[in-house]
Context: one part of a larger RNA
RNA sequence: CUAUGCUGAAGGAACUAGGCAAAUUACUCGCGUAACUUCGGGAUAAGCGAGACCCAAUCGUGGGCAACCAUGGUUGGGUGGCACAAAAGAGGGGGUAGCGACUGUUUAGUAAAAACACAGGGCUGUGCGAAGUCGAGAGACGACGUAUACGGUCUGACGCCUGCCCGGUGCCGGAAGGUUAAGAGGAGGUGUGCAAGCACUGAAUUGAAGCCCCGGUAAACGGCGGCCGUAACUAUAACGGUCCUAAGGUAGCGAAAUUCCUUGUCGGGUAAGUUCCGACCUGCACGAAUGGCGUAACGACUUCCCCACUGUCUCCAGCGUAGGCUCA
Numbered sequence: 001c002u003a004u005g006c007u008g009a010a011g012g013a014a015c016u017a018g019g020c021a022a023a024u025u026a027c028u029c030g031c032g033u034a035a036c037u038u039c040g041g042g043a044u045a046a047g048c049g050a051g052a053c054c055c056a057a058u059c060g061u062g063g064g065c066a067a068c069c070a071u072g073g074u075u076g077g078g079u080g081g082c083a084c085a086a087a088a089g090a091g092g093g094g095g096u097a098g099c100g101a102c103u104g105u106u107u108a109g110u111a112a113a114a115a116c117a118c119a120g121g122g123c124u125g126u127g128c129g130a131a132g133u134c135g136a137g138a139g140a141c142g143a144c145g146u147a148u149a150c151g152g153u154c155u156g157a158c159g160c161c162u163g164c165c166c167g168g169u170g171c172c173g174g175a176a177g178g179u180u181a182a183g184a185g186g187a188g189g190u191g192u193g194c195a196a197g198c199a200c201u202g203a204a205u206u207g208a209a210g211c212c213c214c215g216g217u218a219a220a221c222g223g224c225g226g227c228c229g230u231a232a233c234u235a236u237a238a239c240g241g242u243c244c245u246a247a248g249g250u251a252g253c254g255a256a257a258u259u260c261c262u263u264g265u266c267g268g269g270u271a272a273g274u275u276c277c278g279a280c281c282u283g284c285a286c287g288a289a290u291g292g293c294g295u296a297a298c299g300a301c302u303u304c305c306c307c308a309c310u311g312u313c314u315c316c317a318g319c320g321u322a323g324g325c326u327c328a
Stems, first nucleotide, its partner, number of pairs: 001323008010314002014312001019309001027051005036041001038157001052079012080084001092307004097302002099299002104116002120155007132141003158294004163224003168221002170217005177212003183206002188201005225243005252286001253283001264280005
């Protein structure tokens, strides 16, 4: 010096991206226990106390015919130690916010998560030789099931809700009309032949699905404006005008896992706060099942704060073990 342990004056997170690591806590009994809540929880919440051994009294429990044996509780008195859950083993705790409801699942060997799944919700296909999938096929799965079933797709407990747009794209419906292939049809024409004929070519007319066309459909793919003026201080604009659109973003939320300008502004917390919490709304570029907003419980998730605790640090020191290194 490396690895791994133990201990430490005073301070106690000043360390650091971050309390990473370490320390604290830890058991049983008694007392006690908040907000919030889906009334189950939260909860071992938090917090406080006791605990060894000896003697006596007393109340039990089990066994035994009994003598007695084993064992537990309560009360009182006493003994020893630095220390009595005497070793080992053995939760640190609280508050706030975000995300995901939850238990689960995952990148075997850099990611365990807010990602996936999930119960629940919706849309859609499928009437049974089902749809769908695999196979060249026979056939098989679906299913020895039958719409309370099975497939596809989106959302993701629960609570309150889920606005407007069908112009584009998709899907569904539509006995008309337009367009449209082969085929049917054969007016007419060409070659050849004396001719019969043979071989070609070929107009009208007729001919599906599809497309055009007409409707419907957004928990289908998706979309959800601009400019100008106006109130008796100023400012702002309930109000008006105008242009465009298929329709111009409703409720709720909002500097947010989304805010560029930005360390926005105000308030809180600190002596001091680019983070954090509460507000404001000027939303560069939130927004309603690519779900919106809340939410008890849960989380080896993420953020900020506090208590306890500590060699993380001020600032390092000593000791143990193994190796390195130096010397012999």